[in-house]
The prediction has a mean pLDDT of 89. The part of an RNA shown here (small-subunit ribosomal RNA, central domain) has 349 nucleotides and comes from a metagenome. Its Rfam family is "Bacterial small subunit ribosomal RNA".

Context: one part of a larger RNA
RNA sequence: CUGGGCUUAAAGGGUGCGCAGGCGGCUUGUUAAGUAGGGUGUGAAAGCCCCCGGCUCAACCGGGGAAUUGCGCCCUAAACUGGCGAGCUUGAGUGAGAUAGGGGUGUGUGGAACUUCCGGUGGAGCGGUGAAAUGUGUUGAUAUCGGAAGGAACGCCAGUGGCGAAAGCGACACACUGGGUCUCAACUGACGCUGAGGCACGAAAGCCAGGGGAGCAAACGGGAUUAGAUACCCCGGUAGUCCUGGCCGUAAACGAUGAGCACUAGCUGGGGGGCGGUUCGUCCGUUCCCCAACGUAGCAAAAGUGUGAAGUGCUCCGCCUGGGGAGUAUGGUCGCAAGGCUGAAACUC
Numbered sequence: 001c002u003g004g005g006c007u008u009a010a011a012g013g014g015u016g017c018g019c020a021g022g023c024g025g026c027u028u029g030u031u032a033a034g035u036a037g038g039g040u041g042u043g044a045a046a047g048c049c050c051c052c053g054g055c056u057c058a059a060c061c062g063g064g065g066a067a068u069u070g071c072g073c074c075c076u077a078a079a080c081u082g083g084c085g086a087g088c089u090u091g092a093g094u095g096a097g098a099u100a101g102g103g104g105u106g107u108g109u110g111g112a113a114c115u116u117c118c119g120g121u122g123g124a125g126c127g128g129u130g131a132a133a134u135g136u137g138u139u140g141a142u143a144u145c146g147g148a149a150g151g152a153a154c155g156c157c158a159g160u161g162g163c164g165a166a167a168g169c170g171a172c173a174c175a176c177u178g179g180g181u182c183u184c185a186a187c188u189g190a191c192g193c194u195g196a197g198g199c200a201c202g203a204a205a206g207c208c209a210g211g212g213g214a215g216c217a218a219a220c221g222g223g224a225u226u227a228g229a230u231a232c233c234c235c236g237g238u239a240g241u242c243c244u245g246g247c248c249g250u251a252a253a254c255g256a257u258g259a260g261c262a263c264u265a266g267c268u269g270g271g272g273g274g275c276g277g278u279u280c281g282u283c284c285g286u287u288c289c290c291c292a293a294c295g296u297a298g299c300a301a302a303a304g305u306g307u308g309a310a311g312u313g314c315u316c317c318g319c320c321u322g323g324g325g326a327g328u329a330u331g332g333u334c335g336c337a338a339g340g341c342u343g344a345a346a347c348u349c
Base pairs, nucleotide, nucleotide: 003321004320005319006318007303008302012317014201015200016199017198021194022193023192025088026087027086028085029084030083031082033081034080035077036076037075038074039073040072041071042070049065050064051063052062053061054060091191092188093187094186095184096183097182098181099180103177104176105175106174107173108172109171110154114150115149116148117147118146119145120144121143125136126135162169163168206247207246208245209244210243211242215241216240220236221235222234223233258316259315260314261313262312263311266294268292269291270290271289272288273287274286275285276284277283298305299304322349323348324347331342332341333340334339
């Protein structure tokens, strides 16, 4: 390389949009590039293969044939692929009507709790633990009542419930705004799928500048524990956590399962719609979309999976190829840095 694979053995890119490329619905006409058949030219010789011959045989050598699966040109075919033309509506999209939702952004508002401060009551402890101590308190703490300020997060509702491409999203109101689902079948008429590069988004931590800082809390200090205790427990506590602008670009970014389409037993529950029936009860039947549980065939090394497949197929992309060395070195590139991306070998088992 061919091949075989990628839930858990090595292997799905964190997610989306999308240029090139690859692939692409139904009918019809035409073309003849691909494709197929025939012809013809060429495909040196030697060699290989077949037949015949020459050295006593063979090796070796001579002659003839075949082969040389290729390429060019000509003729023919027109099913399939491609090109061009015409059309269609089921794929895709638009429209109309309806609808669910913590989808996003901004502004404002609210209550509980917490801490600090002020005032009242009160008078000896409080706090903390396995037990303690550090800590705190007669300069009046803890507790309790009233008041003020501040920052962060939104209890119950809350649910294998909802929404989002993923990251993720949960008090309330308003404004702006993205997507989905259902019904109708009015419109466009294949406008589609995937997607190397590219672009955008991307938890937490971290970085830069400016704000903010209640609680929590790396680092750090102290008290314990212990043989020690650079920990686990306790008392403190700074970055940070929050906001604005900019960077970083990673993760067990997980369903450890790429995207799209088609097909292949069922049954149960939940969420959102439509239609029909109705003894009107959220009751029965049916249909579309989403989230789950179980399970047939099949698949699988098994665990399991099983119409949301890990089944049966097709298209496109990414990735793997023994363990360690190593996600290291080196080069390149990005970044303020931390570091990211790309990514070996010697050696060794």